[in-house]
RNA sequence: GCCCCCGUGGCCCAGUGGAUAGGGCGCCGCCCUCCGAAGGCGGAGACCGCCGGUUCGAGUCCGGCCGGGGGCA
Numbered sequence: 001g002c003c004c005c006c007g008u009g010g011c012c013c014a015g016u017g018g019a020u021a022g023g024g025c026g027c028c029g030c031c032c033u034c035c036g037a038a039g040g041c042g043g044a045g046a047c048c049g050c051c052g053g054u055u056c057g058a059g060u061c062c063g064g065c066c067g068g069g070g071g072c073a
Stems, first nucleotide, its partner, number of pairs: 001072007010025004018056001027043005049065005
């Protein structure tokens, strides 16, 4: 330098054009317990790396950047 993949709560992941962006872990509260752990119930937390474009509508498609990983040279 060229090519490919990825970027979504604190962490891991799903979502592949139209639902209030969903799940697990973690966190907070309550129940249970003598106290914890386990278990049960409830709750908070992401506008989707950034900027543009397409579309009635974009996390999703397109372009450019930024970051990470891999391959070739």